[in-house]
RNA sequence: AAAGCAGGUCAGGUGAUCGCGUUCCGCAAGCCGGAAUGAGGAAAGUCCGAACUCCGCAGGGUAGGAUGGUCCGUAACGCGGACCCGCUGUGAAGCGGGGAAAGUGCCACAGAAAAUAGUCGGCCUCAGUGAUGAGGUUAAGGUGAAAAGGCGAGGUAAGAGCUCACCGCCCCGGUGGCGACAUCGGGGGCAUGGUAAACCCCAUCCGGUGCAAGACCAAAUAAGAGGGAAGAGGCGGCCCGUCUCGUUCGACCCUCGGGUAGGUCGCUAGAGGUGUCGGGCAACCGGCAUCCCAGAUAAAUGAUCACCGGUCCGGUCUACCGGGCAACAGAAUUCGGCUUAUCGACCUGCUUUGGUU
Numbered sequence: 001a002a003a004g005c006a007g008g009u010c011a012g013g014u015g016a017u018c019g020c021g022u023u024c025c026g027c028a029a030g031c032c033g034g035a036a037u038g039a040g041g042a043a044a045g046u047c048c049g050a051a052c053u054c055c056g057c058a059g060g061g062u063a064g065g066a067u068g069g070u071c072c073g074u075a076a077c078g079c080g081g082a083c084c085c086g087c088u089g090u091g092a093a094g095c096g097g098g099g100a101a102a103g104u105g106c107c108a109c110a111g112a113a114a115a116u117a118g119u120c121g122g123c124c125u126c127a128g129u130g131a132u133g134a135g136g137u138u139a140a141g142g143u144g145a146a147a148a149g150g151c152g153a154g155g156u157a158a159g160a161g162c163u164c165a166c167c168g169c170c171c172c173g174g175u176g177g178c179g180a181c182a183u184c185g186g187g188g189g190c191a192u193g194g195u196a197a198a199c200c201c202c203a204u205c206c207g208g209u210g211c212a213a214g215a216c217c218a219a220a221u222a223a224g225a226g227g228g229a230a231g232a233g234g235c236g237g238c239c240c241g242u243c244u245c246g247u248u249c250g251a252c253c254c255u256c257g258g259g260u261a262g263g264u265c266g267c268u269a270g271a272g273g274u275g276u277c278g279g280g281c282a283a284c285c286g287g288c289a290u291c292c293c294a295g296a297u298a299a300a301u302g303a304u305c306a307c308c309g310g311u312c313c314g315g316u317c318u319a320c321c322g323g324g325c326a327a328c329a330g331a332a333u334u335c336g337g338c339u340u341a342u343c344g345a346c347c348u349g350c351u352u353u354g355g356u357u
Stems, first nucleotide, its partner, number of pairs: 001353010012308007020038007040328001044339002047337005052210001054208002064206005069083005084097005098201002103199002105195003120141001122137006149167002152164003168190001169188008214265004224256005231245005272291008310325006
């Protein structure tokens, strides 16, 4: 320098004018004036885990669901860190992870055969003039994603763990490690094809509900409860009169009750942010200091202009001038994660190749 790998940060700035939400202050009290404050790295998907809420709950089992190398972190997790093993990559790194010798099932096409097996062609032996038949054989061939340990030597009629060395596998033991595991020694001739995002088995965990949770205040209206007076209503301008109902029920009035509309709380100080010191490889934890950082409810957080930055294109090809572009998105109880979207810019560590010294 080129090509890469892993991780992280920012998410244009300043000013002016107009406008909006919340809180506080002021008065001349009005939708007035002033001050402070007002979206994100994902506020998103709602996929996991919690706090909080109400309901449920003796204990045990079963069903169902989730997770799955080991150790650690954490309030918890399906999240994170470190490590182990396997595969891929020259490498930095990436991806994967219980059990297939408990049982059942499945393994397309091709192939003789896809798992208690098995001879298609070939090779060998025997019989036969021969065609061919009987037997042996899985080494080499062919099929397939996968063919019953690999490879070499011995051996054999030809072959074969039939025998042997090395490697693999299984069993036993030693050493190191908290552990996954690593390594060393001995034994066994090889039994155990693959598939568990097939059923299944093993281990661990899991009650439901979600702030429209839940609590309180409370117009209207229905059921219901208690109390009150002896009257109430029609005809009629009013009185008299007359009619109806009631005086036990009902109606009427008052009170309660109930809880719809509406309102208040829950509601934002928290497993909190920042800095620093200490512990730890790290995730993370602890001490001290300091800060307060949206709480709306049909839902505010905006718009315009100027200047300075960023980037692209063109003229000039240094300076300069003109024009364009600036993402994804947007709180609604809160927090820890994961995943997904994202203009552009920057930073850190590392790898490979080439060059120079």
This is a predicted structure of a 357-nucleotide RNA (Bacterial RNase P class A) from a bacterium. Model confidence (mean pLDDT): 77 of 100. It is recorded under the gene name rnpB. RNAcentral holds the sequence, with entries from ENA. Rfam family: Bacterial RNase P class A. From the family's description: Ribonuclease P (RNase P) is a ubiquitous endoribonuclease, found in archaea, bacteria and eukarya as well as chloroplasts and mitochondria. Its best characterised activity is the generation of mature 5'-ends of tRNAs by cleaving the 5'-leader elements of precursor-tRNAs. Cellular RNase Ps are ribonucleoproteins. By type it is a ribozyme.